[in-house]
RNA sequence: ACCCGAUAAAGCCCAACCUUUCGCGAGAAGGGGGCGGAAAGCACCGGGUCUUAUUUCCUGGUUUUUGCGGCAAGACGGCCGAGCUACCGAA
Numbered sequence: 001a002c003c004c005g006a007u008a009a010a011g012c013c014c015a016a017c018c019u020u021u022c023g024c025g026a027g028a029a030g031g032g033g034g035c036g037g038a039a040a041g042c043a044c045c046g047g048g049u050c051u052u053a054u055u056u057c058c059u060g061g062u063u064u065u066u067g068c069g070g071c072a073a074g075a076c077g078g079c080c081g082a083g084c085u086a087c088c089g090a091a
Base pairs, nucleotide, nucleotide: 004089005088012037013036017032018031019030020029021028022027035078041084042083045081046080047079048076049075050074051073052072057070058069060068
């Protein structure tokens, strides 16, 4: 230094739920809370899941003017993989 991760030490993050605010919505932020986490840190590259009120585009099927779908715009990332970085130190 790498791998690894303990009934170690010191810290960190924080689910569900409650609450306030924001958003059309998925959800987000603050406070409480505590199921968990060794990257539950960063970033958002691939996949996945979810949302879309108003406006706009496509036109595939269709029951024909409303909804499904696509495009597009977003959300999660504590769903999976890949990337970058990091605290501590027993075996």
Model confidence (mean pLDDT): 76 of 100. Predicted 3D model of a 91-nucleotide RNA (c-di-GMP-I riboswitch aptamer) from an uncultured Desulfobulbaceae bacterium.